[in-house]
């Protein structure tokens, strides 16, 4: 450097619920908090769920990255 996987340190992220804001809504943001997370870094590329206009079952826009793969990147150490 590459490939596989995560015992060890050193740190990291931050479910739920509470509070302000923002949003028709799904849902995000900030703070409090830790349910858990080897990429619980980051990207709607496919798929699935959820929201909503419209429409009549059609089309579209949005939300989920902690629902599933896939792209890219990434600490440490061990084969």
């Nucleotide at each position: 450097a590459c490939u596989a996987a995560g015992a060890a340190a050193a740190g990291g992220c931050a479910a739920a619920a509470c509070u302000a804001c923002u949003g028709u809504a799904a849902a995000g943001u900030a703070g409090u908090g830790a349910c858990g997370c080897a990429a619980a870094g980051u990207u709607u590329c496919a798929g699935g769920u959820c929201u909503u206009a419209u429409a009549u079952u059609u089309u579209g826009a949005g939300a989920u990255g902690g629902c599933u793969g896939g792209g890219c990147u990434c600490c440490c150490a061990u084969a």